[in-house]
RNA sequence: AAAGCAGACUACUUCAUCGCGCUCCGGAAUGCCGGAGUGAGGAAAGUCCGGACAACAAAAGGCAGCGUACUACCUAACGGGUAGGUUUCACCACGGUGAAAACAGAAAGUGUCACAGAAAACAAACCGCCGAUCCCUGCUAAGGGAGGCAAGGGUGAAAAUGUGUGGUAAGAGCACACACCAUCUGAGGGUGACCUCUGAUGCGGAUAAACCUUACGUGUUGAAAUGCCAAGUAUAUCUUAAGACCCUCGGGUCAGCGACCGCCUGUCGUGAUUUAAGAGGGGUAGGCAGAUAGAACCGGCAAGUAAUUGCCGCGUCCAGAUAAAUGAUGAAGCACUUGCAAGAGUGUACAGAAUCCGGCUUAUUGGUCUGCUUUUCUU
Numbered sequence: 001a002a003a004g005c006a007g008a009c010u011a012c013u014u015c016a017u018c019g020c021g022c023u024c025c026g027g028a029a030u031g032c033c034g035g036a037g038u039g040a041g042g043a044a045a046g047u048c049c050g051g052a053c054a055a056c057a058a059a060a061g062g063c064a065g066c067g068u069a070c071u072a073c074c075u076a077a078c079g080g081g082u083a084g085g086u087u088u089c090a091c092c093a094c095g096g097u098g099a100a101a102a103c104a105g106a107a108a109g110u111g112u113c114a115c116a117g118a119a120a121a122c123a124a125a126c127c128g129c130c131g132a133u134c135c136c137u138g139c140u141a142a143g144g145g146a147g148g149c150a151a152g153g154g155u156g157a158a159a160a161u162g163u164g165u166g167g168u169a170a171g172a173g174c175a176c177a178c179a180c181c182a183u184c185u186g187a188g189g190g191u192g193a194c195c196u197c198u199g200a201u202g203c204g205g206a207u208a209a210a211c212c213u214u215a216c217g218u219g220u221u222g223a224a225a226u227g228c229c230a231a232g233u234a235u236a237u238c239u240u241a242a243g244a245c246c247c248u249c250g251g252g253u254c255a256g257c258g259a260c261c262g263c264c265u266g267u268c269g270u271g272a273u274u275u276a277a278g279a280g281g282g283g284u285a286g287g288c289a290g291a292u293a294g295a296a297c298c299g300g301c302a303a304g305u306a307a308u309u310g311c312c313g314c315g316u317c318c319a320g321a322u323a324a325a326u327g328a329u330g331a332a333g334c335a336c337u338u339g340c341a342a343g344a345g346u347g348u349a350c351a352g353a354a355u356c357c358g359g360c361u362u363a364u365u366g367g368u369c370u371g372c373u374u375u376u377c378u379u
Stems, first nucleotide, its partner, number of pairs: 001375010012333007020039008041350001045361002048359005053222004060265004065218005070084005085103001086101006104213002109211002111207003126153002128149003133146005161179006180204001181202004186197004226289004237279006243254004256270005294317001296316002298313006334347005
């Protein structure tokens, strides 16, 4: 210098004219005219996670269900973030560096392990080794068999920890030594995950993104929530329930039914000339609030490794509906492309608010900056 990857920032600017939505003011008087102000994003997206807010009773206790799963911290909260630990992989100058990880438990229990293979988890005899013991043959040597063996071969992702010695007929954690792994004890370090050292034990295959266990969390619904006003209408019809006891005759208790709530407990509501609950029918589909100035942004200082937090500033911030507006043209500047030059061309990508906020994920043109890797050139 070029290329690639990752991250951060930016998302053309100004003026003029015309057009659209909303708000305010003025004038008209029926939806008009004039003026002023204001009007999309870094993701407004996916609706994946978490909260605010609201209703259901104030949303209770337990179980079930669902979710999360190394540790500490941050945060309103989170499955998010920061810092660290462990394991695996890659590189290395062997000191470390970088990347990835649903990263609790397989020593509570149950299940599963394709194909191949004799055998796939109370192991297993295909090839192979032995045949000490017992049986048959044989004078013996030996041969055959009952049987023993997980060492060696072979199959497989995986064949019951590895190496060595002893042992044996042959073998085997059968015994021993060392090593690995797992569980437990002790000492030291760390807030903790965990690390270092030490000793004992042995039940030593994988799988929990299989059931399950453990710990923690979790009520449900969702702005079409919800409250108020206006307008309009028929509670037609159907189903279920209205029981028992006590009593000072006011009422109370139990049961039933309904709700919280899938189940249990518990609580609340609810009954005689009509009432309650459910189904079903009819009407309306207009307005206001919710609803946009707050866990907001910017700058400075301080605390902290960081995420983040605190304080300060006469700092900044006027879309908000109705599924519906947020644009077009011209000029100048700027940027890029092309061209020797004059000049010419383009202004692009992804995409568009709808209760709000914090994250995550995905999409993305051009430019700038930072880091890493590779290649080339120069010194």

This is a predicted structure of a 379-nucleotide RNA (Bacterial RNase P class A) from Candidatus Parvibacillus sp. Its Rfam family is "Bacterial RNase P class A". About the family: Ribonuclease P (RNase P) is a ubiquitous endoribonuclease, found in archaea, bacteria and eukarya as well as chloroplasts and mitochondria. RNAcentral holds the sequence, with entries from ENA. Its mean pLDDT, the model's own confidence on a scale to 100, is 75. NCBI's taxonomy places the organism under Bacteria, Pseudomonadati, Saprospiria, Saprospirales, Candidatus Parvibacillus. The gene name in the source record is rnpB.